A computed fold for a 321-nucleotide part of an RNA from a Candidatus Moraniibacteriota bacterium, annotated as large-subunit ribosomal RNA, domain IV.

Context: one part of a larger RNA
């Protein structure tokens, strides 16, 4: 000096990327009071906090005990082992749960639930060349497949392009199947045979539909009797110009935006502003009790994390075998 402990004056997070570590509460699994916001009325919750806990005697009591008196002791769940400190606000994902076997447990998966679809049973759909098998000893309240992901409120506009359904017409077309047939070649029979016609599936084209289908949601220039801004107006494009919500954000480049809290002092937190580089609604939008070894900021108690760093123990280091 190193691992592992103990114990500290004063101060209490000043440490640090960040209370990581430690220390402090407790005792759900004793009894008795009491308990807030917020809620899907389930819970939040053991919320947070008070106060009791042993022996003896008397009473009531079948008894479990309960009252009332009394004794000790620093200490009455007197031991040992086990063993979430508590608050506030916010994201995020509803939740139990599932994952990177050995660096990630998470907001990623999954989920109940919503939705489109495609399947009438020798199903659709998967495996296999086939038989066969699975679906399923099921039968549309059943199976498969995509999204979306509890629950409230809600999902806007575009069908032009890409897909998909769906059209007894029309065009456009292969192979075959009918008709001409130049020509070649043969003594004839024939035989090959350029061309051109007719007729011809599905497919495209063509007509509609259809977004919880892949998707996509403008610019520009002028306006009001202060300035500012523009309910409004022109104007060009388009298939239509992003509705409700929500917003410097797990999305904001500029930027540490502005205000306002909170602090002595905060690039973070929080509440509003909208000038959304580059938000927006099942690649779901906004909210949400509960619930999280999650992320974020504040606190309260607590303390060798810290100011600063002492002393002790055991065990390596170090000798020597």
């Nucleotide at each position: 000096c190193c691992u592992u402990c103990g114990u500290u004056a004063a101060g209490g997070a000043a440490c640090u990327c960040g209370g990581c570590a430690a220390a402090a509460a407790a005792g759900c699994u004793a009894g008795g009071c009491g308990u807030a916001c917020g809620u899907u009325u389930g819970c939040a919750a053991u919320a947070u906090g008070c106060c009791u806990u042993g022996c003896c005697c008397a009473u009531c009591g079948c008894a479990a005990g309960a009252u009332g008196g009394g004794c000790c002791g620093c200490a009455g769940c007197g031991a040992a082992a086990g063993u979430u400190u508590c608050c506030c606000a916010a994201g995020c994902g509803a939740c139990u749960g599932u994952u990177u076997a050995c660096c990630a447990a998470a907001a990623a998966c999954a989920c109940a639930g919503g939705u489109c679809u495609c399947u009438g049973c020798a199903a659709a759909c998967c495996c296999g060349c086939a038989a066969g098998g699975g679906g399923a000893a099921g039968u549309a309240u059943a199976g498969g497949g995509g999204c979306u992901g509890a629950c409230g409120c809600c999902u806007g506009a575009c069908c032009a392009g890409u897909g998909c359904u769906g059209g007894a017409a029309c065009g456009u077309u292969a192979a075959c199947g009918g008709g001409a047939g130049c020509g070649g070649u043969u003594c004839a029979c024939g035989c090959c045979a350029a061309u051109c016609c007719c007729c011809g599936a599905a497919g495209c084209g063509c007509c509609a539909g259809u977004g919880a289908a892949c998707g996509u949601c403008g610019g520009c220039g002028a306006u009001a009797a202060c300035u500012a801004u523009a309910a409004u107006c022109g104007u060009c494009c388009u298939a239509a110009g992003g509705u409700a919500g929500c917003g410097a954000a797990a999305u904001u480049c500029c930027u540490u935006g502005u205000c306002a809290g909170g602090u002595a002092a905060a690039u973070u937190c929080u509440g509003a502003c909208c000038c959304g580089c580059a938000u927006c609604a099942a690649a779901g939008g906004c909210g949400u009790a509960a619930c999280g070894a999650u992320u974020u900021g504040g606190g309260a108690a607590c303390u060798g994390u810290c100011u600063c760093a002492a002393c002790g123990a055991a065990g390596g280091a170090c000798c020597c075998g």
Model confidence (mean pLDDT): 83 of 100.
Rfam family: Bacterial large subunit ribosomal RNA.
The source organism's lineage runs through Bacteria, Bacteria candidate phyla and Candidatus Moraniibacteriota.